Predicted 3D model of an 88-nucleotide RNA (c-di-GMP-I riboswitch aptamer).
Model confidence (mean pLDDT): 89 of 100.
It matches the Rfam family "c-di-GMP-I riboswitch aptamer". Rfam links the family to the GO term cyclic-di-GMP binding.
RNA sequence: UGUACGAAUGGGCAAACUUGCUGAAAAGCAAGGACGCAAAGCCAUAGGGUCUAAUGUUCUUGCGAACGAUGACAGCCUGGCUGCCGAA
Numbered sequence: 001u002g003u004a005c006g007a008a009u010g011g012g013c014a015a016a017c018u019u020g021c022u023g024a025a026a027a028g029c030a031a032g033g034a035c036g037c038a039a040a041g042c043c044a045u046a047g048g049g050u051c052u053a054a055u056g057u058u059c060u061u062g063c064g065a066a067c068g069a070u071g072a073c074a075g076c077c078u079g080g081c082u083g084c085c086g087a088a
Stems, first nucleotide, its partner, number of pairs: 005086002012037002017032006035075001041081003046078003049073003056067004
């Protein structure tokens, strides 16, 4: 120095929940808050999975129902890219 690995120190992120805003919803953003996280940093135009179902399509006398991602999740798994520290 590289790879694997994860002791320590310092720092980092922030689940549930609450409030506000955006959104049809899922969800996102901001503030508070910490369940956890060594990539809980990035990629959803890498694959699988999950959530939602507005526009749309079909059905229905109607109320409504079903389908459906172009919406969302990287804190579901695998994969890709990048990265701090350095004991055993």